[in-house]
Molecule: transfer RNA
Organism: archaeon
RNA sequence: GUCGGCGUAGUAUAGCCUGGCUAAUGCCCCAGACUCAUAAUCUGGUGAUCGGGGGUUCAAAUCCCUCCGCCGACA
Numbered sequence: 001g002u003c004g005g006c007g008u009a010g011u012a013u014a015g016c017c018u019g020g021c022u023a024a025u026g027c028c029c030c031a032g033a034c035u036c037a038u039a040a041u042c043u044g045g046u047g048a049u050c051g052g053g054g055g056u057u058c059a060a061a062u063c064c065c066u067c068c069g070c071c072g073a074c075a
Base pairs, nucleotide, nucleotide: 001074002073003072004071005070006069007068010027011026012025013024020058029045030044031043032042033041051067052066053065054064055063
């Protein structure tokens, strides 16, 4: 330099192809139940406008353009 993949709560992922439903789930964290107490278990809860910007559209995590970062292949 060329090509491909990835970027979504604190963390790990799903959802993207085929636009519209409250952006979902595990762990972590907080509170409660249980226990002499802790752990485990059970119940409830907080937290992300989806890597940045722009465009298309009535409507964008999702489609298009560009930039940034990470990983890989080729040179």